A computed fold for a 1370-nucleotide RNA from an uncultured bacterium, annotated as small-subunit ribosomal RNA. The RNAcentral record of the sequence draws on ENA and SILVA. Rfam family: Bacterial small subunit ribosomal RNA. Rfam links the family to the GO terms ribosome and structural constituent of ribosome. The prediction has a mean pLDDT of 85.
């Protein structure tokens, strides 16, 4: 001392939660000792039983027992002693104990008065005590009653009663002196009158008794100050206030009565409600404070419940009386007894509080001369770990780091020196022996208790909470948004450090958590210490009341303030020293302290009060200019609409289009007259005026403020201002007028899924004017009013003054209204002399969000409704301001076959393939918008093959290791069988150190295997935006801070590609360039490629000799750089145009994909963690499926035809491919082919015919267009072709005639179009991946449709518009 939660992140407000203390505490787990303290908080509920105040025989009479004596009529009576004790009397019972129900009060605390009082017991002093009387209990007879008591007669004492005497410094009355005080008076004193006293006992020591004065102690009253909440509780009071008089008390006084008067008392909170016993103090807090009033002390209060007195010094009296209510008990039913909030204990209520225990031995008290009695006050002890405090549970050594336990990368790691084991010790419990202080001469409940000694054994003695973060402390395994946790944020949906269980850890310890409650962290009610422009929060604005707060000087007083005494602030508690119990806790003593309250001295600065004064604050006069400041009354001109009348003729209006509506009965449109009612165009301005609201033609009257100038007059008259009163847009009400234009409600058209709406065409209240409520608004600068004071800069509007040619302007100055901006403030935005900045005054207002500005209740209001204004209950946030995103039917710029211009398509047919759905035993699985659908799969008849059925196998089809045991294993044939597979028969190792060992099989243990999950555990690969131009660091700088600069501006580009600029300087993935192809070209090599010249040669050939010219082949160059030139620009960058050039601005194409998003795809390529399976999810084998078919999508062929079908021809590429092949020629067949076969592992032979191209012919038809189906006969491949391949020949001959709504592709050697190969592959290609030939049309452009890039701008989004989120319903 401070964290945790609002957010993608940030700062800030702000609420909620925490972590510490404390308890008269309960619960839950656990529980060894001893010491000191605490222990009905609820039901002031009811109480069974015992006890909790009684003593005194030295006050009194009697009675009794026991001794002892004396008469004695021996019955018995008297006397003496000792004990006892019912009555009389005395004292005490008013103390001590209990409780906290009432009580908001002089109860209480603190401090002051009583000149307005009392006091028994005790102390001190002064004084006295003479002499008499009459009774009543007890007792004895009797009487009543059940009891409980009670009544009647008789007898008797006394420190009991009652007179008398004496008597005063006692009291009262009368006259006086003397002195003091705050009033009333008090104190002293002096005289004379009145009245009033007493008890006695005895052991002879003493104790008592009456008077009267003081003391001391305890009390009674009064008065300052202080002492909870609520205004949704504003009026309260009749003994109320006050006088006089009387009565009554200790005593003052409405305390009470009589009369008088009409007053108190309240906003500084009366009265009413509620809620509570006050303090000293306890707890917490740095501290101010805030909570609490157990335990211990003080004071009040009450004693079933309400009243009421008596006695006494002292009560209106807990264990006294009466009397009423209630509840309990007894009863012979007439009538009686009781009060635990004393101790103990019982029921009861509750989460919850304890023994019907010991002593008076100590320490108080009460009575007594004592002796001693009697005390549930008190001292003890018992019960609760309730709390503090203290102490044990062992203590050294000891590594094979045991055994088990938990984990694990199987190596180990950890519990752990921990144990076991060896050595020692013995506090505490335990057993025995001694044994206390506590008490003065006696006398100890505690108590054989505390202590000492001594014996024995490590022996009898540890557990609770926690472990995601806040918070010290982690892993397994369970479980799987279920269980279940949880203070808060949150965990749990198959890898949970958060649930539950186990090891380990961590805290604390005889306790440890949880609950509840206070403080505190909370500066989160803020005196110390907050705020209100946008987070809650400034009153709609003025004028004033009380209240605060106030200018200069000077004097006086001394409330406040400061300073000194001095009295009180009780022990006890806290602090500080010291002491006692082995220590601590506690307990004692001393010491400072108690921040207060009174009273006294004194000081005079400041504030305050009086007094004198001044002018600068403030008013008041003078003059003088400016204004939409007011209220009345009167004029005006434009426009609208309506009235008449004229022209005029077919439409008008009005919308995005329309249409409703006017309009041939003559609309709009024009012209002229009228008429009514409202607003005043330019002028007009962040111009002006006003307290706000708000005020705009012009003229007149009335009237308010401000503002310059002056400077005669007043002298502090000021400020703000709770209540109060006054003003207050719109809209609304109420009478009563007005009524063109507007225009709520309302009708109609229309828009739309609907449209109670936004457009439209009517339209009523109203808007307007008197008068009269309302009283509110984003009534806003979301900024109270006032004073000073703090850098400049510049505009404006009204004055003044100074210079100026007396013009314009400059210079200075006040008041007002703007902008910019320093310093300061601010969370930031922003303010910034018109502060939100320094400072003072005063008012209002706030205090998480919701509920709710609702509700109840007062007030106002005719009503609408205003105004003051809560709580249940819910949430962990709501909020502010500002980053970066992302988004917006915002806005700026650019780009892209994104649209447009265009070319061919797609979607209609057929069929081919693929997907869905559907069927099926199985139709395996994935892939899903683009970016799944001729996609994985570059090619399912078996195989592939994961699927389905049926047979089979189980260390297995496959790998690795180990023991054992064989010596094979396999090949070949037979047989069984759908086969795998069995079985038989034949054949049959190899090395050596002779121990074995290699390979095989068999057996058993480990373990193989899964195309099973899970791509949302993953690695690796891919898509995708996107070949878009962008993504980012370092340092610096600028902000609190997230984050910003740079990457933004101004050109330019295909580009963050370049140039300039510029608090930025650099730099890096990416862009381009570096690589392949491809277009010129030179040089270098020619063999199988090539043949110009030479020559040989053919039937025909580069065939040969031979050439290195071409053409190719394939190495190495050159070449292209905006390099040159002119034009734009900014003298850049670049950009047009041109020149040479094969080729020109990236030359055309290919590779090459930045940080990144998409929990995109893939566990079925392959790798992998977990899970699951292990006689099946593994494995092998047959035959089936993947090919099914009402359908519905995609991507493709081939088509509808004449740019073509068909026949017939002469021709001219590239690229590949080939040995289990590719296959000429020749010969067969119509033809798929088949039959023989050269030649070729290739610039060499072969696939190899390029095909659109030509001519001819068909003439617009479902055709000679089209070619599905179908049927027949064949061919190829391959154990096999039915499910299910491909190919040919003949025959059949379907849709279909260019294609709806929507959509794809493409910008040049491209679209189209023609046709070759090739991979896969026994066979099978409309499809895929290449290669050449033919070869267009378009592009004005950048509104718009879709993607994207950059600025910027608005967000309540942040899973980011497929978001957020209101209502109604379930």
């Nucleotide at each position: 001392a401070g964290a945790g939660u609002u957010u993608g992140a940030u700062c800030c407000u702000g609420g909620c939660u925490c972590a510490g203390g404390a308890c008269g505490a309960a619960c839950g787990c656990u529980g060894g000792c001893g010491g000191c303290g605490u222990g009905c908080c609820u039901a002031a509920c009811a109480c069974a039983u015992g006890c909790a105040a009684g003593u005194c025989g030295a006050a009194c009479g009697g009675g009794g027992u026991a001794a002892u004596u004396u008469c004695u009529u021996c019955g018995g009576a008297g006397g003496u002693u000792a004990c006892u004790u019912a009555g009389u009397g005395g004292c005490g019972a008013a103390c001590g104990g209990g409780u906290g129900a009432g009580u908001a009060a002089c109860g209480c605390g603190u401090g002051a008065g009583u000149a307005a009082c009392c006091u028994g017991c005790c102390u001190u002093c002064a004084g006295g005590a003479g002499g008499g009387g009459g009774a009543c209990a007890a007792c004895a007879u009797u009487c009543c009653g059940a009891a409980a008591g009670g009544g009647a007669u008789g007898c008797u004492a006394a420190u009991a009663c009652c007179g008398c005497a004496u008597a005063a410094u006692a009291u009262u009355g009368u006259a006086g002196a003397a002195u003091c005080g705050c009033a009333u008076g008090g104190u002293u004193u002096u005289a004379c009158a009145a009245u009033c006293a007493a008890a006695g006992a005895u052991u002879u020591a003493u104790c008592g008794c009456c008077u009267g004065a003081a003391g001391a102690u305890g009390g009674a009253c009064u008065c300052g100050c202080g002492u909870c909440u609520g205004a949704u509780u504003a009026g309260a009071u009749a003994g109320u206030u006050g006088g006089u008089g009387a009565g009554g008390u200790a005593a003052c006084g409405g305390c009470u009565c009589a009369c008088c008067a009409a007053g108190u008392c309240g906003a500084c909170g009366a009265u009413c409600a509620g809620u509570a016993g006050c303090c000293g103090a306890a707890c917490u807090g740095a501290g101010a404070g805030g909570u609490u009033g157990a335990u211990c002390g003080g004071c009040c209060a009450c004693a079933u419940u309400g009243g009421g007195a008596c006695u006494g010094a002292g009560a209106c009296a807990c264990g006294g009386c009466c009397c009423a209510g209630a509840c309990u008990c007894c009863u012979a039913c007439g009538g009686g007894a009781g009060g635990c909030a004393g101790c103990a204990g019982u029921g009861g209520g509750g989460g919850a509080u304890a023994u019907u225990g010991c002593g008076c031995a100590a320490u108080g008290g009460g009575g007594g001369c004592a002796a001693c009695c009697c005390u549930g006050a008190c001292g003890c002890a018992g019960c609760a770990a309730c709390g503090c405090c203290g102490c044990g549970u062992g203590a050294a050594g000891g590594a094979a780091g045991a055994a088990g336990g938990u984990u694990u990368u199987c190596g180990g790691a950890u519990c752990g020196u921990a144990a076991a084991c060896u050595u020692c010790u013995u506090u505490a419990a335990g057993u025995g022996u001694g044994g206390a202080a506590g008490a003065a001469g006696a006398u100890g409940a505690c108590g054989g208790u505390a202590c000492a000694c001594a014996c024995a054994g490590a022996a009898u003695a540890a557990g609770c909470c926690a472990c995601g973060g806040c918070u010290a402390a982690c892993u397994a395994c369970g479980u799987g948004c279920c269980a279940g946790c949880a203070g808060c944020c949150g965990c749990g949906g198959u890898a949970a450090u958060a649930c539950g269980u186990a090891g380990g850890u961590g805290g604390c310890g005889a306790g440890c958590g949880u609950u509840g409650u206070c403080c505190g962290g909370a500066u989160u009610u803020a005196c110390u210490g907050g705020g209100u422009g946008u987070a809650a929060a400034g009153g709609g604005c003025g004028u004033g009341u009380a209240g605060g707060c106030g200018g200069g000087c000077a004097g006086u007083c001394a409330a406040g303030u400061c300073a000194g005494a001095u009295g009180u602030g009780a022990a006890a508690u806290a602090c500080c020293g010291a002491g006692g119990c082995u220590u601590a806790a506690c307990c004692u003593c001393g010491g400072a302290g108690c921040u207060g309250c009174a009273u006294u001295u004194g000081a005079a600065a400041c504030u305050g009060a009086c007094u004198a004064u001044c002018u600068u604050g403030a008013g008041u006069g003078c003059c003088g200019g400016a204004g939409a400041g007011g209220a009345a009354a009167g004029c005006g001109g434009a426009a609208u609409u309506c009235c008449u009348a004229g022209u005029g003729u077919a439409g008008c209006g009005g919308u995005g289009a329309a249409a409703u509506g006017c309009g041939u009965a003559g609309a709009u449109a024009u012209u002229a007259g009228g008429a009514g009612g409202a607003a005043c165009a330019c002028c007009a301005g962040u111009g002006g005026c006003g307290a706000a609201g708000g005020c705009g033609g012009c003229u007149u009257u009335c009237u308010g403020g401000a503002c310059a100038g002056u400077a005669a007059c007043u002298g502090a008259c000021g400020u703000u201002g709770a209540g109060g009163c006054a003003c207050g847009a719109a809209a609304g009400u109420g009478u009563g007028g007005g009524g063109a234009g507007c225009a709520a409600a309302c009708a109609g058209g229309a828009u739309u899924a609907g449209a109670u709406a936004c457009c439209c065409u009517g339209g009523u209240a109203g808007u307007c004017c008197a008068c009269a409520c309302c009283g509110u608004a984003a009534a806003c600068g979301a900024u109270g009013a006032a004073u000073a004071c703090u850098a400049g800069g510049u505009g404006u509007a009204g004055g003044a003054u100074g210079u100026g040619u007396u013009a314009a302007a400059c210079a200075u100055u006040c008041u007002g209204u703007g902008c910019c901006g320093u310093c300061g403030c601010a969370a930031a935005c922003g303010c910034a002399g018109u502060a939100a900045g320094u400072a003072u005054u005063c008012c209002a207002c706030c205090u998480g969000g919701g509920g709710a500005g609702u509700a109840c209740g007062g007030c106002c209001g005719c009503a609408a409704g205003g105004u003051u204004g809560a709580a249940a209950c819910u949430c962990a946030a709501a909020g502010g301001a500002a980053u970066u995103g992302a988004c917006g039917g915002g806005g700026g710029c650019c780009c892209g076959c994104a649209c447009a211009a265009g070319c061919a398509g797609u979607g209609g047919a057929g069929u081919a393939u693929g997907u869905g759905g559907u069927u099926u035993a199985a139709u395996u699985c994935g892939a899903a918008g683009c970016a799944a659908c001729g996609c994985g799969a570059a090619g399912a008849a078996c195989c592939u093959u994961a699927c389905c059925a049926g047979g089979g196998c189980u260390u297995g089809a496959c790998a690795u290791a180990u023991a054992u045991a064989c010596g094979a294993c396999g090949a070949u044939a037979u047989u069984a069988g759908a086969g795998a597979u069995a079985a038989u028969a034949u054949u049959u190792u190899c090395c050596u150190u002779c121990g074995g060992g290699a390979c095989g099989u068999a057996u058993a243990u480990a373990c193989a295997g899964g195309u099973g999950g899970u791509g949302c555990a993953u690695g690796g690969u891919u898509g995708u935006c996107g070949u878009c131009a962008g993504c980012u660091c370092g340092u610096g700088u600028c902000g609190u801070g997230a984050g910003a600069u740079g990457u933004u501006g101004g050109g330019u580009u295909a580009a963050g590609u370049c140039c300039c600029g510029c608090a930025a300087c650099g730099a890096g993935c990416g862009c381009a360039a570096c690589c392949c192809c491809u277009g010129u070209u030179u040089c270098u090599a020619g063999u199988u490629a090539c043949c110009a010249g030479c020559a040989c040669g053919u039937a025909g050939a580069g065939g040969u000799g031979g050439g290195g010219a071409c053409u190719c082949u394939a190495g190495a160059g050159a070449g292209a750089c905006u390099g040159c030139c002119g034009g734009u620009g900014a003298u850049a960058a670049a950009u047009c145009g041109g020149a040479g050039g094969a080729a020109g601005g990236u030359g055309g194409g290919g590779a090459c994909g930045a940080c990144g998003u998409c929990a995109a795809a893939u566990c079925a390529u392959c790798a992998u963690g977990c899970c699951c399976u292990a006689u099946a999810u593994g494995u092998c084998c047959u035959g089936g499926g993947c090919u099914a078919c009402a359908c519905a999508c995609g991507u493709a062929c081939u088509a509808c035809a004449a740019u073509g079908g068909c026949u017939a021809u002469a021709a001219c590429a590239g690229a590949g491919g080939g040995a289990a092949g590719c296959g000429a020629g020749a010969c067969a067949g119509u033809g798929a082919u088949g039959u023989u076969a050269a030649g070729c592992g290739a610039a060499a032979c072969c696939c190899a015919a390029a095909a659109a191209g030509u001519a001819g012919u068909c003439u617009c038809a479902g055709u000679u267009c089209g070619g599905a189906u179908u049927g027949a006969a064949g061919g190829c491949u391959g154990a096999a072709a039915u499910u299910c391949g491909c190919c040919u020949u003949c025959a059949u001959g379907a849709a279909g005639c260019c294609g709806a709504a929507a959509u794809u592709g493409c910008u040049a050697g491209u679209a189209a179009u023609g046709g070759c190969a090739g991979g896969u592959c026994a066979g099978c290609a409309u499809a895929c991946u290449g290669c050449c030939g033919u070869g267009a049309a378009u592009a004005c452009g950048u509104u718009c449709c879709c993607g994207g890039g950059c600025c910027u701008u608005g967000u309540a989004c942040a899973c980011a518009c497929c978001g957020c989120c209101c209502g109604u319903c379930a």